[in-house]
Context: one part of a larger RNA
C1' cells in the first nucleotide's frame, strides 16, 4: 500500500419487504450426471456448466466414437524428379460402397528444318513434403463470460514523507454518476460517467405509388373497383421539440432538491448499442492464428453398416395440465413485425383431415404465406378423474427424402394412464411491465414444447431499509 472482520458510519439494488406469477409433486420435452455399452465422439462444471458450443445427429454432418473393407507424396499446397500420354468422355468386371483391374473414343495451343521441342493438364516413379477436431487455454493472439453500466482506475507538475507511499480522489452539501457546488497544499488533465448514434413517443414542411379515399363524379349483389384527389392515414427524408428554459418555495447569493405551470413528453421521457483499470493461471489449440510435443503405409485419406436418440435412477431449464375466470360447438371482429424464384404460391376440384391435383399471381407497400389467437354474441356441460387432462398403445393414411428399421414430422379412428394445485426449499418481475394470447423468422429437403423477434389484452405492490445477498464511500482493529 491493500486484503480481511459473526468492527463503526453513510449510501445503493427485485437484495430484503409488499404484491403477483410461478419452479420442487404428474405426463412429456430437451441438456446433464451415473449405468450400460463394440460405441454410446468432444468441450462447457458454484454464482459466471446443464434447450450451453448445436441457428435444427436418418445418410451426409461426425471428430483417434465403434465394427469391417480398402489408399500410402496421399482429398488439398508449392517445388523438384523418372517415364507415358492432349485436355476430355464412355463402358466393362468385382465389389456393400471405397477401392481394384480391363478396355474404347479423342487428338487441341505455341514452334518447327516436320524427326521433333515447348507451355498447360491428366497418369506414373522417387524425394523434399502435405495431412492430425492428436496434447499443452497453466506457453500465446484473438474472441468471450463475470463482478458490473457498478463508479470508479489514473496521469503530469507541485508539495509533504529517510522510504515504502500520501496528497489530488479528503470534507460539508448534491447526484443516477469521481453528476456537480463550496471548502482546501494543492492546480491541472486523462480513461471511464454523461452526452454524440438508433429506435419509440407529438407536430411542421417536401413528396403521392405499389400506400390513402374527405369532398365531387361513375359503376357494381359488393369491393378505392374506375375517373380524379393530396385533405386524412401511411410510407421515408429533412426540420422543429425539453433546456430544471419559466413560476413560487427551501438552500449558503452555491450546486441541487419540491411544487406548479404551459407541453404530445419533465426533470436522464421509454428502450436499445456502448461495458475503464482490472479479477477469476474464469472459458476457448474443436471457428480460427500460433510456440513447443507427438504422429506418418497412421494419431492422416476414402467408403459401408452402426453409435452419438442406448435406461434402474439423479438434477436443471421449459411445454401441457390438473379446471366452470374453465372446456367444447357455431357465429362474428380487430394486429405488427417478417419472409417468398431449387421459392411463396391464390380461386377451383378431390380428400372426415393430413394432403393431393392443378397452377392465376408476383424478385413483391402492387401477388402469396395468411385464417391472427385470445376478446365478443348464442347453446351446451354442472363439479364428476369429468363433454378436465392427454401421455401410452392399436389400426389406416399423409408428407419430405435413394432411404423414415434402429431413428422424422403430420393426419384419422379407436385407447384414454398420471395428474384434483404440489414438503422442505427456491425463481423471475416496479408499466404498456408481470401474468396471458397468438404471428413471424434464423436454422432446415424434412423435422421447435428451444432460440430471436413481433404485436394483442393488460394488472397487484413498493408503510420501508432492522434482517438475508450483493456492491460503493469514509474510518477502526489485524504484520494476512
Nucleotide at each position: 500500500u491493500g486484503a480481511c472482520g459473526g468492527g463503526g458510519g453513510c449510501u445503493c439494488a427485485c437484495a430484503c419487504a409488499a404484491g403477483c406469477g410461478g419452479u420442487g409433486g404428474a405426463g412429456g420435452a430437451u441438456g446433464u450426471g451415473g449405468c450400460u455399452u463394440a460405441a454410446u465422439u468432444c468441450g462447457a462444471g458454484g454464482c459466471u456448466a446443464c434447450g450451453c458450443g448445436a441457428a435444427g445427429a436418418a445418410c451426409c454432418u461426425u471428430a483417434u466414437c465403434c465394427u469391417g473393407g480398402u489408399c500410402u507424396u496421399g482429398a488439398c499446397a508449392u517445388g523438384c524428379u523418372u517415364a507415358g500420354g492432349a485436355a476430355u468422355u464412355c463402358u466393362c468386371g468385382u465389389g456393400a460402397a471405397a477401392g481394384c483391374g480391363a478396355g474404347a473414343a479423342g487428338u487441341g495451343c505455341c514452334u518447327u528444318u516436320c524427326g521433333g521441342g515447348g507451355a498447360g493438364c491428366c497418369u506414373u516413379u522417387a524425394c523434399a513434403c502435405a495431412g492430425g477436431u492428436g496434447c499443452u487455454g497453466c506457453a500465446u493472439g484473438g474472441c468471450u463470460g463475470u463482478c458490473g453500466u457498478c463508479a470508479g482506475c489514473u496521469c503530469g507538475u507541485g508539495u509533504c514523507g529517510u522510504g515504502a507511499g500520501a496528497u489530488g480522489u479528503c470534507g460539508g452539501g448534491u447526484u443516477a454518476a469521481g453528476u456537480c457546488c463550496c471548502u482546501u497544499a494543492a492546480c491541472g488533465a486523462g480513461c471511464g460517467a454523461a452526452a454524440c448514434c438508433c429506435u419509440u413517443g407529438u407536430c411542421c414542411u417536401u413528396a403521392g405509388u405499389u400506400g390513402c379515399c374527405a369532398g365531387c363524379g361513375c359503376g357494381u349483389u359488393a369491393u378505392g373497383g374506375c375517373g380524379g384527389g393530396g385533405a386524412c392515414u401511411c410510407u421515408a427524408a429533412g426540420g422543429a421539440g425539453a433546456c430544471u428554459g419559466c413560476c413560487g418555495g427551501u438552500g449558503u447569493u452555491a450546486a441541487a432538491c419540491c411544487g406548479g405551470a404551459g407541453g404530445a413528453a419533465g426533470g436522464u421521457g421509454g428502450g436499445g448499442a456502448u461495458g475503464a483499470c482490472g479479477u477469476c493461471a474464469a472459458g476457448u489449440c474443436c471457428u480460427c492464428a500460433u510456440g513447443g510435443c507427438c504422429u506418418u503405409u497412421a494419431u492422416g485419406g476414402c467408403c459401408a453398416g452402426g453409435g452419438c436418440u442406448g435406461c434402474a435412477c439423479a438434477c436443471g431449464u421449459c411445454c401441457u395440465a390438473c379446471a366452470a375466470u374453465g372446456c367444447g360447438g357455431c357465429g362474428u371482429a380487430c394486429a405488427a413485425a417478417g419472409c417468398g424464384a431449387u421459392g411463396c404460391a391464390a380461386g377451383a376440384u378431390c380428400g372426415u383431415g393430413a394432403g393431393a391435383u392443378g397452377g392465376a399471381g408476383c424478385a413483391a407497400a402492387c401477388c402469396g404465406c395468411a385464417g391472427a389467437a385470445a376478446a365478443c354474441g348464442c347453446c351446451g356441460c354442472c363439479c364428476a378423474g369429468u363433454u378436465c387432462g392427454g401421455a401410452u398403445u392399436g389400426c389406416a393414411g399423409g408428407c419430405u427424402g435413394a432411404a423414415a428399421u434402429c431413428c422424422g414430422c403430420c393426419u384419422g379412428c379407436a385407447u384414454g394412464a398420471a395428474g384434483c394445485c404440489g414438503g422442505a426449499a427456491u425463481c423471475g418481475c416496479u408499466a404498456g411491465u408481470a401474468a396471458u394470447c397468438g404471428c413471424g423468422g434464423g436454422u432446415c429437403a424434412g423435422c421447435a414444447u428451444a432460440c430471436c423477434g413481433c404485436g394483442g389484452u393488460g394488472a397487484a405492490u413498493a408503510u420501508g431499509u432492522u434482517c438475508c445477498u450483493g456492491a460503493g464511500c469514509c474510518u477502526u482493529g489485524u504484520a494476512c